[in-house]
The RNA shown here (SAM riboswitch aptamer (S box leader)) has 119 nucleotides and comes from Psychroflexus sp. The prediction has a mean pLDDT of 82.

């Protein structure tokens, strides 16, 4: 670094070093941070993607945690795109249509994480 699947609202912090900005990246909104963020390190811990194990209709269950990866503020912190629902009604026109805005734990779609695989 390429693709493809699958998953992203749950869950899990303290010691040490550092010493300024940090939350990916644009734009905004919100946070977080010298009472030390972020980062690295060490131990601890959640989690079950690889994995054990035992049932199975052979693709699902259950139950596990020795390794291999993840992860431990906030929904991938929120919003941007395109559908759709819901409220508004400028307008046009004559009883319906409805832009513009907004609101949606609706559905997607880019972007990005992390696994397994792959090239």
């Nucleotide at each position: 670094a390429u693709g493809u699947u699958a998953u992203c609202a749950a869950g899990a912090a303290a010691g040490g070093c550092u010493g300024a900005g940090g939350g990916a990246a644009u734009a905004g909104a919100c946070c977080c941070a010298g009472u030390g963020a972020c980062g690295c390190c060490u131990u601890a811990g959640c989690a079950a993607c690889c994995c054990u194990u035992u049932a199975u209709c052979u693709u699902u269950a259950a139950a596990g945690a020795a390794g291999g990866u993840g992860c431990u503020a906030a929904a991938u912190u929120c919003u941007a795109c395109u559908a759709c629902a819901u409220c508004u009604a400028a307008u046009u026109u004559u009883u319906a249509a409805a832009a513009c805005g907004a609101u949606g734990u609706u559905a997607g779609a880019u972007a990005g994480a992390u696994a397994a695989c792959u090239c």
The organism belongs to Psychroflexus, within Bacteria.